[in-house]
Context: one part of a larger RNA
């Protein structure tokens, strides 16, 4: 070395299961509830099935009585017609007495007991209207009764209808009793309603929740056309104005300096200087003194039909725009005028409203409808708007995918961390440098915390702790030197050095730590925080149940507690042993 046995598990990112974790899908599924929307139940009113007497209240219509006062006037004149012809009275007039009602307090209106016995009202003057003298219509008030009809309240009664009860019956059922026009069932409608049922619950994101955002304007960033990203730096809109808008025509603005009653740095006034150091509704940017700034004067182009032709842009949109026609405003006139210095102040289509309109309008005329013009209704702000309308929980959880995206272990890095160095203010009695070193500086390491998110999610098992270890030295002891603030003994401190060594126990799942006994000494650190196809499984991290606390609830907590399957028979590499060649 080769080959064959027999063992070991260190590797094959070792097998097994399209990773249960966490992301993501406009998947699912269960569950909750003050999500949203239905449906069941459930209730409220009507009307039906639904009849019979009565009664208490209410309205309406009719019939009857009754009521009607401006001022003038004998007085409390409802209206319009007839109508001087009379009406009422011995069946008692006019008037006393009682009684009742209405009043505007003047007086009408009835009724009756009695008394009484023959006349009472009209035309006559006032008035717009003449007599309730009579008769016929109707108007207001107010009351009563009758009659109808409609409502409502109690009451009762059976025959609809139901059957808690008794009797009988083989059973559907029969009688009795009991409820009773209620219940209940039907149709139409209001209510609330997780009981139940479908579904919704945005996206961005140096994972992903929480936190911030989401459209438009401005400046950097932007790399001297345009553009042009990031949870880069700063900031602003969601409009103001009927004048702060057109035109004509004047003016210069901030702020220095001198000067001058109160009057002061700083009020108003007078010179002079003065490129904008002021203003321009509001942010910033550019612009603007020929003004785009300020003032006055007339006005409404803050038109109407259009538009060649550019910018800009995927698209949709955005934006400038000269010119022609109307009819106008300013100006003396060339002219100028389709809002404003410019850039922000905003929402597609649907759907519906509103006014107009020579359109269409179902056999024909209208009509409804619609169409076209003009206008209006969205924090549709998740601003290119998914529906008129929508919130959570899953540790019971599923599926489809992602190393496109965490957690663990590597990579990268090295702020942070360890460790080393430099310069030396200073402390060391004096004396930086025996020992310490501040304010600063320079490296090294890859043991901490982290940033990144590059292997691996069609699976690299995750703390501690047992077993076995192997390396590195920044060395705990042992062994050899230098310096000393080293007399010696003990030591500090630096150098060289990895041969061998580097304990037992209490608490705790704990690494760490703390404590108690040793020892020369009880180092530091890699090794997938070495080692589960070696062992454990106490911690951490499924399902069960409790507390506390948070949630309205289903749930949930780097809270906290009991409890709770640990599979692999070794192909090859390694490595240990045995036989053979």
């Nucleotide at each position: 070395c080769c080959u064959g046995c027999g063992g070991c598990u260190a590797g094959a990112c070792g097998g097994a299961a399209a990773g249960a974790c966490c992301c993501c899908g406009u998947g699912c599924a269960c569950c909750u509830u003050u999500a949203c929307u239905g449906c069941a139940a459930c209730u409220u009113u009507a009307c039906a099935u639904u009849g019979u007497a009565g009664c208490c209240g209410g309205g309406a219509g009719u019939g009857g009585a009754u009521u009607g006062u401006g001022u003038a006037g004998a007085a409390u004149a409802g209206g319009u017609g007839g109508g001087a012809a009379a009406c009422c009275u011995a069946g008692g007039a006019u008037g006393c007495u009682u009684u009742g009602g209405c009043g505007c307090c003047a007086g009408c209106c009835a009724a009756u007991u009695g008394c009484g016995g023959a006349g009472g009202u009209a035309c006559c003057u006032u008035u717009g209207a003449a007599a309730u003298a009579c008769c016929a219509c109707c108007c207001u008030c107010u009351u009563c009764u009758a009659u109808c009809c409609c409502u409502c309240u109690c009451u009762a009664c059976u025959a609809a209808u139901u059957u808690a009860c008794u009797u009988c019956u083989u059973u559907u059922g029969a009688a009795g009793g009991a409820a009773g026009a209620c219940c209940g069932u039907g149709u139409a409608u209001g209510g609330g309603u997780g009981g139940u049922a479908g579904u919704u619950u945005g996206a961005c994101u140096g994972g992903g929740g929480c936190g911030g955002u989401c459209g438009c304007c401005u400046c950097c960033c932007a790399a001297a056309g345009a553009g042009u990203a990031a949870c880069g730096g700063a900031g602003g809109c969601g409009u103001a104005c009927a004048a702060u808008g057109g035109u004509g025509g004047g003016c210069u603005c901030a702020a220095g300096c001198u000067g001058g009653u109160c009057a002061g740095u700083a009020c108003u006034c007078a010179g002079c200087u003065g490129u904008g150091g002021a203003g321009c509704g509001c942010a910033a940017u550019g612009g603007c003194a020929u003004a785009a700034g300020c003032c006055c004067g007339c006005c409404u182009g803050a038109c109407u039909g259009u538009g060649a032709g550019a910018u800009c842009g995927a698209c949709a949109a955005a934006u400038c725009g000269a010119g022609c026609a109307g009819g106008g405003a300013c100006g003396a006139a060339a002219g100028u005028c389709g809002g404003c210095c410019a850039u922000a102040g905003u929402g597609a289509u649907c759907c519906g409203g509103u006014g107009a309109u020579u359109c269409c309008g179902u056999g024909u005329g209208g009509a409804a409808g619609g169409g076209u013009c003009a206008u209006c209704g969205c924090u549709c702000a998740a601003c290119g708007g998914a529906u008129a309308a929508a919130a959570g929980g899953u540790a019971c959880g599923c599926c489809g995918g992602g190393g496109a995206u965490a957690a663990c272990a590597g990579g990268c890095u090295a702020a942070u961390g360890a460790c080393c160095c430099c310069c030396a203010a200073g402390a060391g009695u004096u004396c930086a440098u025996a020992u310490c070193g501040a304010c600063g500086g320079g490296g090294u390491u890859g043991u901490u915390u982290g940033g990144c998110a590059c292997c691996u999610c069609g699976a690299u098992g995750u703390c501690g702790g047992c077993u076995c270890a192997u390396c590195a030295u920044a060395u705990c002891c042992u062994g050899g030197a230098g310096c000393u603030g080293a007399a010696g003994u003990a030591g500090g401190u630096u150098c060289c050095a990895a041969g061998g060594g580097u304990u037992c126990g209490g608490c705790u799942g704990u690494u760490c730590g703390c404590c108690g006994a040793u020892u020369a000494a009880a180092a530091u650190g890699g090794u997938a925080c070495g080692u589960g196809a070696g062992c454990u499984g106490g911690g951490u991290u499924u399902a069960g149940a409790a507390c506390g606390u948070u949630g309205u609830g289903a749930a949930a907590c780097a809270g906290u507690u009991c409890g709770g399957u640990c599979c692999c028979u070794a192909u090859c590499u390694a490595c240990c042993g045995c036989a053979g060649g």